[in-house]
RNA sequence: CUUAUCAAGAAAGACCGAGGGAAGGGCCCUUUGACGUCUUGGCAACCUUGUUCGACUUGGUGCCAAAUCCCUACCAACAAAUAGUUGGUAUAGAUAAG
Numbered sequence: 001c002u003u004a005u006c007a008a009g010a011a012a013g014a015c016c017g018a019g020g021g022a023a024g025g026g027c028c029c030u031u032u033g034a035c036g037u038c039u040u041g042g043c044a045a046c047c048u049u050g051u052u053c054g055a056c057u058u059g060g061u062g063c064c065a066a067a068u069c070c071c072u073a074c075c076a077a078c079a080a081a082u083a084g085u086u087g088g089u090a091u092a093g094a095u096a097a098g
Stems, first nucleotide, its partner, number of pairs: 001098006011040005019029003023072004041064003045061003050056002068092001073089006
């Protein structure tokens, strides 16, 4: 860079010590130690091994707060105090494979 997926699912212990949830705004999590690292466990998205090719299984990466936590840009409908509600698309982000 390209393609695909993203409303489901999934714990505990140890260490560290103040912020973190991509950006902005919200709203949340957090010394009842969040975030991060390690170990064990689990979930199952992609690729992969084996097979009787049903499914199960092997390995690699990933993931285990909240819909990608919600909104932001555009279109349509409803409404008419508008970053309103619903649906869709885009941008951006995350993950996998090449």
A computed fold for a 98-nucleotide RNA from a marine eukaryotic metagenome, annotated as SAM riboswitch aptamer (S box leader). The model forms 97% of the base pairs in the Rfam consensus. The coordinates come from a structure-prediction model, not an experiment, and the mean pLDDT is 81. It matches the Rfam family "SAM riboswitch aptamer (S box leader)". Rfam describes the family as follows. The SAM riboswitch is found upstream of a number of genes which code for proteins involved in methionine or cysteine biosynthesis in Gram-positive bacteria.